[in-house]
The RNA shown here (c-di-GMP-I riboswitch aptamer) has 80 nucleotides and comes from Anaerolineales bacterium UBA5797. Of the family's consensus pairs, 100% are formed in the model. The sequence was found by an Rfam model in a public genome assembly. It matches the Rfam family "c-di-GMP-I riboswitch aptamer". Rfam links the family to the GO term cyclic-di-GMP binding. Its mean pLDDT, the model's own confidence on a scale to 100, is 86.
RNA sequence: UACCCGAAACGGUAAACCCACUGUGAAGUGGGGGCACAAAGUCAUGGGUCCCGCCAGGGCGGGAUCGCCAGACAGCCGAA
Numbered sequence: 001u002a003c004c005c006g007a008a009a010c011g012g013u014a015a016a017c018c019c020a021c022u023g024u025g026a027a028g029u030g031g032g033g034g035c036a037c038a039a040a041g042u043c044a045u046g047g048g049u050c051c052c053g054c055c056a057g058g059g060c061g062g063g064a065u066c067g068c069c070a071g072a073c074a075g076c077c078g079a080a
Stems, first nucleotide, its partner, number of pairs: 005078002012037002017032006035067001041073003045070003048065007
């Protein structure tokens, strides 16, 4: 120095819920609020889940979700 790992420290993010706004909707944005998180940072790439439309059905198309899982990129610190 790098990888694994995750004690401590400096910090960081922000669940549910409430208010406002956007959207057919899933949901998103801002404010409040803290459940929790060592990537709860980013990316819809593969799955999963959810929404909308079509279809007799099987399914197909579009969208959402990264705090569901995996993958890719990649960040702070440094005890055992």